[in-house]
RNA sequence: AUCUAUCUUCGGGGCAGGGUGAAAUUCCCGAUCGGCGGUAUUAGAGAAAAUCUUAAGCCCGCGAGCCUUCUAAAGGCAGGAUUUGGUGAGAUUCCAAAGCCGACAGUAUAGUCUGGAUGGGAGAAGAUGGAG
Numbered sequence: 001a002u003c004u005a006u007c008u009u010c011g012g013g014g015c016a017g018g019g020u021g022a023a024a025u026u027c028c029c030g031a032u033c034g035g036c037g038g039u040a041u042u043a044g045a046g047a048a049a050a051u052c053u054u055a056a057g058c059c060c061g062c063g064a065g066c067c068u069u070c071u072a073a074a075g076g077c078a079g080g081a082u083u084u085g086g087u088g089a090g091a092u093u094c095c096a097a098a099g100c101c102g103a104c105a106g107u108a109u110a111g112u113c114u115g116g117a118u119g120g121g122a123g124a125a126g127a128u129g130g131a132g
Stems, first nucleotide, its partner, number of pairs: 002131009017029003031112002033102002035062004043053003057100002065077005082098005104115003
């Protein structure tokens, strides 16, 4: 280096303006947002190689909800989405353009309001002990 135990801290953003209506941030026009890990023809640091940092909502995986059980961890269920062109050896990740998606409960039909939630959480950083 790495593995491991315990602990600490951190760990999600978003309807301006307008239309209809008795009533809608829910419908319509329009606006607006993008969790975590991985991957990488990105960008940066480095004289350079090495190396480090950085780079996907829709590629792979995970998380939030519900159910079951011996309440331990696991299993099951539900729940979303990308194409075209360009460059190139190589890109669903770069560049350009046009699209698309968004748990559950409540309420005039909700990604954006309210609520479960001062919760949970993928995980991130660090401290200490042990192995090495």
The prediction has a mean pLDDT of 81. FMN riboswitch aptamer (RFN element) from Neobacillus mesonae, 132 nucleotides, folded computationally. It was read from a public genome assembly, where an Rfam model found it. The organism belongs to Neobacillus, within Bacteria.